Context: one part of a larger RNA
RNA sequence: CUGGGCGUAAAGGGCGCGUAGGCGGUUUAGUAAGUCGGGUGUGAAAACCCAAUGGCUUAACCUUGGGCCUGCAUUCGAUACGGGCAGACUAGAGUGUGGUAGGGGAAACUGGAACUCCUGGUGUAGCGGUGGAAUGCGCAGAUAUCAGGAAGAACACCGAUGGCGAAGGCAGGUUUCUGGGCCAUAACUGACGCUGAGGAGCGAAAGCGUGGGUAGCAAACAGGAUUAGAUACCCUGGUAGUCCACGCCGUAAACGAUGGAUGCUAGGUGUGGGGACUGUUUCCACGUUCUCCGUGCCGUAGCUAACGCAUUAAGCGCCCCGCCUGGGGAGUACGGUCGCAAGGCUGAAACUC
Numbered sequence: 001c002u003g004g005g006c007g008u009a010a011a012g013g014g015c016g017c018g019u020a021g022g023c024g025g026u027u028u029a030g031u032a033a034g035u036c037g038g039g040u041g042u043g044a045a046a047a048c049c050c051a052a053u054g055g056c057u058u059a060a061c062c063u064u065g066g067g068c069c070u071g072c073a074u075u076c077g078a079u080a081c082g083g084g085c086a087g088a089c090u091a092g093a094g095u096g097u098g099g100u101a102g103g104g105g106a107a108a109c110u111g112g113a114a115c116u117c118c119u120g121g122u123g124u125a126g127c128g129g130u131g132g133a134a135u136g137c138g139c140a141g142a143u144a145u146c147a148g149g150a151a152g153a154a155c156a157c158c159g160a161u162g163g164c165g166a167a168g169g170c171a172g173g174u175u176u177c178u179g180g181g182c183c184a185u186a187a188c189u190g191a192c193g194c195u196g197a198g199g200a201g202c203g204a205a206a207g208c209g210u211g212g213g214u215a216g217c218a219a220a221c222a223g224g225a226u227u228a229g230a231u232a233c234c235c236u237g238g239u240a241g242u243c244c245a246c247g248c249c250g251u252a253a254a255c256g257a258u259g260g261a262u263g264c265u266a267g268g269u270g271u272g273g274g275g276a277c278u279g280u281u282u283c284c285a286c287g288u289u290c291u292c293c294g295u296g297c298c299g300u301a302g303c304u305a306a307c308g309c310a311u312u313a314a315g316c317g318c319c320c321c322g323c324c325u326g327g328g329g330a331g332u333a334c335g336g337u338c339g340c341a342a343g344g345c346u347g348a349a350a351c352u353c
Base pairs, nucleotide, nucleotide: 004324005323006322007307008306012321014202015201017199021195022194023193025089026088027087028086031083034081035078036077037076038075039074040073041072042071048067049066050065051064054062055061092192093189094188095187096185097184098183099182100181104178105177106176107175108174109173110172111155116150117149118148119147120146121145122144126137127136163170164169207248208247209246210245211244212243216242217241221237222236223235224234259320260319262317263316264315267298268297269296270295271294272293273292274291275290276289278287279286280285302309303308326353327352328351335346336345337344338343
């Protein structure tokens, strides 16, 4: 100097956007700072290496010559590669045009079932609950049943091993606004690309602030049971909360425990979306074969400690980012920073095994 890893052993950032930076398609001309070669100058001496000459009787030591000093500067050349400059291209990327599927997002309006409550009718002694009970509710008329009304929350069937979204996530219906994808075409731009330290943004649930709402459920809490006890499991109640608006918080087993982009590498079989072709045909629709995009299962080579992964790679390459380095102490202390707080981010050491 080179050399290891990250599905489950320590290790992929929760997610996208994007700054600097790193990396970057085909081709032509010229450039020559990177790169490569030659010359010149310099690179003190000593030391070191080689050869010996010489000097101490030898050696160490001293002496002489050469090398080394891998560098720097300058100059003359080379031009494959990378760079800079100029021109061209279309296979990457994007735009246009024509289609298309979808719980993608936001707002407004709206529907039925069920639960609860209120009013009225019928009706009478129980209801409820459990392993069994009790607390509880009920003659001030409950439970059951019928009619009417109120309010809030969630959307049965369809429904899927299914769809959409970057992730978190997204499901009654209608309308408006709006993001992205896919397919076909090949008209346009002409490398405009990939990644992305910092950064700003999004980010389940719980929690916080202000105001509203509150049917059901339900931390806390109360009571009844159980039990040796029972600060639980079971039961009866029940407040925050769950819901809405605005503002915070910024974390999760934020999981595929698998970062992103790109190229290459046997097949088989489902499924969602689009297309081509062919046939039936007025269309719709259906069918065969092929094909592009997504999503599952099985499996070859290969990989793997094994399990397993296997064209949706954990295979074979390349580019960029993040992260790991024994267990505990500890995601703690201290400092910094963010937050109303809760706490988040960053993040040790002593000691110990």
RNAcentral holds the full RNA, with entries from ENA. A computed fold for a 353-nucleotide part of an RNA from an uncultured prokaryote, annotated as small-subunit ribosomal RNA, central domain.